RNAcentral holds the sequence, with entries from Rfam. Predicted 3D model of an 85-nucleotide RNA (SAM riboswitch aptamer (S box leader)) from Actinobaculum sp. 352. The model forms 96% of the base pairs in the Rfam consensus. Its mean pLDDT, the model's own confidence on a scale to 100, is 79.

RNA sequence: CGUUCAUCAAGAGCAGCUGAGAGACGUGGCUCAACGACACUGCAGCAACCCGCUCGACGGGUGCUUCCGCCACGAUCGAUGGAGG
Numbered sequence: 001c002g003u004u005c006a007u008c009a010a011g012a013g014c015a016g017c018u019g020a021g022a023g024a025c026g027u028g029g030c031u032c033a034a035c036g037a038c039a040c041u042g043c044a045g046c047a048a049c050c051c052g053c054u055c056g057a058c059g060g061g062u063g064c065u066u067c068c069g070c071c072a073c074g075a076u077c078g079a080u081g082g083a084g085g
Stems, first nucleotide, its partner, number of pairs: 001085001003083006013043004021032003025074005044065003048062005069077001
């Protein structure tokens, strides 16, 4: 990088830094944001997938921590994990 399988209504926030947009894309709505959002970093937490074991959320590899992937419609849509090429 492309293929395939599963999941996407549960759960879990503080600090630092940055400085204007952000919640994936299009349209419409809604929400967050100079009382500093989003992103990034640290720490803390959660427990979805895989591995291990002394089988307990214990160790490891990923992941996640506003709103059902924010909602409706659309699309050769996307995200995460496993497998194999």